[in-house]
RNA sequence: AAUUUUUACUGCCACACCUGCUGUGAAGUAGGCUCGGAAAGCUUCAGGUCUUUUGUUGUAAAAGAUAGCUGAGUUAUGUGA
Numbered sequence: 001a002a003u004u005u006u007u008a009c010u011g012c013c014a015c016a017c018c019u020g021c022u023g024u025g026a027a028g029u030a031g032g033c034u035c036g037g038a039a040a041g042c043u044u045c046a047g048g049u050c051u052u053u054u055g056u057u058g059u060a061a062a063a064g065a066u067a068g069c070u071g072a073g074u075u076a077u078g079u080g081a
Stems, first nucleotide, its partner, number of pairs: 005081002012037002017032006035068001041074003045071003048066007
């Protein structure tokens, strides 16, 4: 110096909830708040869940949402061991 695991000071993010705005909707966004997180930074590539539309004899399909559902890709900080 690099990698892996673990730990965590100083810091960082912000679940649920409340209010405003946007959306048919899932939900997103700004502020307050703070359950948690060592990538809870970013990316829908695969799967899951959810929404809308269509369809069905059977099989479902398309578009979207969720990155704080799982995996994957990619970038980054770092006390001590």

c-di-GMP-I riboswitch aptamer from methanotrophic endosymbiont of Bathymodiolus puteoserpentis (Logatchev), 81 nucleotides, folded computationally.